[in-house]
RNA sequence: GGGCCAGUAGCUCAGGGGUUAGAGCACCAACCUUAUAAGUUGGGGGUCGAGGGUUCAAUUCCCUCCUGGCCUACCA
Repeated sequence: GGGCCAGUAGCUCAGGGGUUAGAGCACCAACCUUAUAAGUUGGGGGUCGAGGGUUCAAUUCCCUCCUGGCCUACCA
C1' cells in the first nucleotide's frame, strides 16, 4: 500500500429509519445501620468520532476523512 471490524454516558456495551437515546457498573441523595459495607428507592450525566449526501424523518442508509484494532506482503 490492500482488505476487514469498531467508534453511542466516566467505563463495558445494547439499539440497525419513525420522533426529546437505553442497560450494567461507577457517581450523588434518601432509607436501613451505633457507624461503614452490603441492600432498597430515587436522581444527575449523551447533541451517538468529524463533515457532506439521500429521506417527510438519520444514532441507523450512502460517500469522504479522523482514531483504534485485526489480517495480508501476490503484483510493483